[in-house]
RNA sequence: CCGUGCUAGACGGGGAGGUAGCGGUGCCCUGUACCCGAAAUCCGCUUACGCGGGGUUUAAUUCCCGGCCUGAGGGUAUUACUUUUCUGGUCUGGCGGUUUGUAAGUGGUGUCGAUGGUUGGGUCCUACGCAACAAGAUGCUCCGAAUCAGGUCAGGUCUUGACGGAAGCAGCCUUAAGGAGAUUUUCUCGUGUGCCGUGGGAGUGCCUGACCGGAGCUAACUGCAUACCGUUUCGCAGGGGAGUUGUAAUCGAGGGUUGGGUGCACGG
Numbered sequence: 001c002c003g004u005g006c007u008a009g010a011c012g013g014g015g016a017g018g019u020a021g022c023g024g025u026g027c028c029c030u031g032u033a034c035c036c037g038a039a040a041u042c043c044g045c046u047u048a049c050g051c052g053g054g055g056u057u058u059a060a061u062u063c064c065c066g067g068c069c070u071g072a073g074g075g076u077a078u079u080a081c082u083u084u085u086c087u088g089g090u091c092u093g094g095c096g097g098u099u100u101g102u103a104a105g106u107g108g109u110g111u112c113g114a115u116g117g118u119u120g121g122g123u124c125c126u127a128c129g130c131a132a133c134a135a136g137a138u139g140c141u142c143c144g145a146a147u148c149a150g151g152u153c154a155g156g157u158c159u160u161g162a163c164g165g166a167a168g169c170a171g172c173c174u175u176a177a178g179g180a181g182a183u184u185u186u187c188u189c190g191u192g193u194g195c196c197g198u199g200g201g202a203g204u205g206c207c208u209g210a211c212c213g214g215a216g217c218u219a220a221c222u223g224c225a226u227a228c229c230g231u232u233u234c235g236c237a238g239g240g241g242a243g244u245u246g247u248a249a250u251c252g253a254g255g256g257u258u259g260g261g262u263g264c265a266c267g268g
Stems, first nucleotide, its partner, number of pairs: 001268006009057003012030004020046005034054004063261008073251002076248003080244009091235001093232006100225003104222003107218003116212008124201006130194002132191002135188003140181004149174004157166003
């Protein structure tokens, strides 16, 4: 160095996640790199080799280690952009309402005379008077006294010699106290009953009359302006999610390159 046989080794790897930590099943990325069984309310482990059972291949360009280049992809942080959702609701925007003003439009009114000015009166307050009403008294009419009202007093009683006289019941009449009635005769008192009269006051709110003067007045609706209120959330502010791009570091398959390491037995 070659041949034959055996063996170590190899027969994928990585990311995130999970875990005290390490692998695996599961998810994702690469890639094709054996078969079977179990394994996320998990399976096997304790310094990290998946577990159990089989099979193929083989000491090399293929196994192992290190360096360099490249690099799919993953997750973390962050800038910018886009989008979505939640919260806020002073400011911006939209909508609605109220107050005040204006007078562009509409309407109403105005030469049958606007706004304005002068003036008189009513309405308002008050005093007095008058009237009304309510109450009381009075006046008129009627009723009305067994006896303690009057007049007249039959009968009867008393008195006188007689003439006469006296008291006086009943009745009748008229009245007192009191009662009733009608009309309101007079008086007293009272009442925001009336505006009837007179006077004083207040006042431009309203109505009305006269005079001056000569074209507007009004603000009902629309419009406009201002301030305020309410509502909404367009802009805005903040929190969260998703996507894209960039940056920083990190893990990193695969590929390329370079260097190194690596059995055993037999035979030639």
This is a predicted structure of a 268-nucleotide RNA (Bacterial large signal recognition particle RNA) from Nitrospira sp. It is recorded under the gene name ffs. Of the family's consensus pairs, 92% are formed in the model. The prediction has a mean pLDDT of 76. The RNAcentral record of the sequence draws on ENA. Rfam family: Bacterial large signal recognition particle RNA. Rfam links the family to the GO terms SRP-dependent cotranslational protein targeting to membrane, signal sequence recognition and signal recognition particle, plasma membrane targeting. The family's RNA type in Rfam is non-coding RNA gene.